This is a predicted structure of a 73-nucleotide RNA (transfer RNA) from Mesorhabditis belari. Rfam family: tRNA. By type it is a transfer RNA. Rfam links the family to the GO term triplet codon-amino acid adaptor activity. The source organism's lineage runs through Eukaryota, Eumetazoa, Rhabditina, Rhabditoidea and Mesorhabditis.

[in-house]
RNA sequence: GGUCUUGUGGUGUAGUGGUUAUCACGUCUGCUUUACACGCAGAAGGUCGGCGGUUCGAUCCCGUCCAAGAUCA
Numbered sequence: 001g002g003u004c005u006u007g008u009g010g011u012g013u014a015g016u017g018g019u020u021a022u023c024a025c026g027u028c029u030g031c032u033u034u035a036c037a038c039g040c041a042g043a044a045g046g047u048c049g050g051c052g053g054u055u056c057g058a059u060c061c062c063g064u065c066c067a068a069g070a071u072c073a
Stems, first nucleotide, its partner, number of pairs: 001072007010025003018056001027043005049065005
C1' cells in the first nucleotide's frame, strides 16, 4: 500500500428501517445482618466512533474519515 471484518452505558453484549436501544457483570441507595458477604427491591449511567447522504422515518442502508483486528504483498 491492497482486500476484508469490527466499532452500542465503566466492561462484555442483543438489536437486519418504525412506539421508550436489550441483557449480564460492575457502581449507588434501601431492606436484611452485630458487621461483611449472599439474597431481595429500586436507581443512576448511552449524544449507538466522527461527518455527510438516502428515506416520511436510520443503531440498522450508502459514501468518506478515524480507531482496532485479520489477511495479501